[in-house]
Predicted 3D model of a 517-nucleotide part of an RNA (small-subunit ribosomal RNA, 5' domain) from an uncultured prokaryote.
Context: one part of a larger RNA
RNA sequence: GAACGAACGCUGGCGGCGUGCUUAACACAUGCAAGUCGAACGAGAAGCUAUCCUUCGGGAUGGUGGAGAGUGGCGAACGGGUGAGUAACGCGUGGGCAAUCUACCCUUGGGUGGGGGAUAACCAUUCGAAAGGAUGGCUAAUACCGCAUAUCCAAUAAUGUCAUAAGGCGUUAUUGAAAAUCUUUCGAGAGCCUGAGGGGAGCUUACGUUCUAUCAGCUUGUUGGUAGGGUAACGGCCUACCAAGGCGACGACGGAUAGCUGGUCUGAGAGGAUGAUCAGCCACACUGGCACUGAGACACGGGCCAGACUCCUACGGGAGGCAGCAGUGAGGAAUAUUGCGCAAUGGGCGAAAGCCUGACGCAGCAACGCCGCGUGGAGGAUGAAGGCUCUCGGGUUGUAAACUCCUUUCAGGAGGGACGAAGUAGGUUGGGUAACCAAUCGGACGGAACGUCAGAAGAAGCACCGGCUAACUCCGUGCCAGCAGCCGCGGUAAUACGGAGGGUGCAAGCGUUAAUC
Numbered sequence: 001g002a003a004c005g006a007a008c009g010c011u012g013g014c015g016g017c018g019u020g021c022u023u024a025a026c027a028c029a030u031g032c033a034a035g036u037c038g039a040a041c042g043a044g045a046a047g048c049u050a051u052c053c054u055u056c057g058g059g060a061u062g063g064u065g066g067a068g069a070g071u072g073g074c075g076a077a078c079g080g081g082u083g084a085g086u087a088a089c090g091c092g093u094g095g096g097c098a099a100u101c102u103a104c105c106c107u108u109g110g111g112u113g114g115g116g117g118a119u120a121a122c123c124a125u126u127c128g129a130a131a132g133g134a135u136g137g138c139u140a141a142u143a144c145c146g147c148a149u150a151u152c153c154a155a156u157a158a159u160g161u162c163a164u165a166a167g168g169c170g171u172u173a174u175u176g177a178a179a180a181u182c183u184u185u186c187g188a189g190a191g192c193c194u195g196a197g198g199g200g201a202g203c204u205u206a207c208g209u210u211c212u213a214u215c216a217g218c219u220u221g222u223u224g225g226u227a228g229g230g231u232a233a234c235g236g237c238c239u240a241c242c243a244a245g246g247c248g249a250c251g252a253c254g255g256a257u258a259g260c261u262g263g264u265c266u267g268a269g270a271g272g273a274u275g276a277u278c279a280g281c282c283a284c285a286c287u288g289g290c291a292c293u294g295a296g297a298c299a300c301g302g303g304c305c306a307g308a309c310u311c312c313u314a315c316g317g318g319a320g321g322c323a324g325c326a327g328u329g330a331g332g333a334a335u336a337u338u339g340c341g342c343a344a345u346g347g348g349c350g351a352a353a354g355c356c357u358g359a360c361g362c363a364g365c366a367a368c369g370c371c372g373c374g375u376g377g378a379g380g381a382u383g384a385a386g387g388c389u390c391u392c393g394g395g396u397u398g399u400a401a402a403c404u405c406c407u408u409u410c411a412g413g414a415g416g417g418a419c420g421a422a423g424u425a426g427g428u429u430g431g432g433u434a435a436c437c438a439a440u441c442g443g444a445c446g447g448a449a450c451g452u453c454a455g456a457a458g459a460a461g462c463a464c465c466g467g468c469u470a471a472c473u474c475c476g477u478g479c480c481a482g483c484a485g486c487c488g489c490g491g492u493a494a495u496a497c498g499g500a501g502g503g504u505g506c507a508a509g510c511g512u513u514a515a516u517c
Stems, first nucleotide, its partner, number of pairs: 001517002006513005013373006019366002021331001026329003030326003035074003040071002047064007081284003090209008100201003105197001107195001109194004113147001115145002122137006153176010181190003210256003217247003222244008259281004263274004286307005309320004337363001339362003345359001346357004376406004386397004410458001412453002415450001420445001426441006461506005466487003472501005482489002
């Protein structure tokens, strides 16, 4: 000098764009953060309505209606948070899988026949304080289970061809394996079964990736083989048997520290430091372990077990997990609102309307940062008064003020008012036989830009002035009180302490401290 997720002191007008628990991965009250589909399915409350009965209270039956549940499907593995762990194929760069999987998406051809048995909801009985159950009975499906069907597909065999060792690709043969319906304007549309692609995921490999030798030897599933199991898949991944290997001063093993990267800061560069915000990858979800479901998890707002902690209890037993968004306590020098909206972008479900979305879009708080603007402009010498100083003549503050003439940014008041929006979905109106066409309806932010009103009106501080280093005098103090980044000032004339006047530098900031180059 630059720089910062900063803090502290003094001060503080406005706007734009960003940023905001670096500490206790400490504990959490409350609300919200993942649902959706009635065009898969059975049933169906309130309300409305029709008929009948009526003791005039109402009741029965039917229709409409569709709440709240249930079966089923898809989603919940995304999105959002955090950086504890991890020195590792975790990450980065480049290869490989002839050792693999892939829901939704896209695309080609074909198929979608005929049956069966249950079960929740519901009803009845019943246990429990609750959480939650138990028994019996009824019922549906795109839920579940057989049977039939194979263009494609898989396995095996033969064969051709290619190759890189295992093998790939093609042809033939044999064997094996599938399905579900819903809507409809009857034209079709949406699904289901059977392939390829894309994107995604898994595995593997070469190189790179902090400090420590005051850590020198480490290792028994350890290293390799055979066989088997397991996985989507290779593999000691696991098991049995066999062999005795494998790693290491090119640093094994141990210890410490740490998420990695694109980047960021600095620097002429080389390099050094760093990894907040944004983006990619990884890991974690009270602590430890485990699997289930599923295309995908060993699953933040799913399950089971154990532990610590908190809460409820009728003492028998139960409930919970903010490192989601707000918010609370604690810790700390220190870090925000229990806000608005799904209008936009994106996501889930749905044929769609739409519903959900603390993702996101916005607003609120904070000079925390960067950038921009303002706090007035021109004139004005009696060089006013006052202050300070003085050699008492004066000098300085100082065109500064007063005063005169102007201007009105920003803030303030009232006014009207966009872009962001695409109406491609839907509603309404009109036209058309129809496809469709035209018009109109739509914004959380709610303001901005614009014109208008009034009046210089509402808006300047902070640090420093011995040298380094721009800026000097007076008073007080008297090695005291104090200053100080270094050199050093202060013991009676201190430009170095404290105050004042003056000056210098920055300016809505200025200084200090911490840490980086």

The prediction has a mean pLDDT of 83. RNAcentral holds the full RNA, with entries from ENA.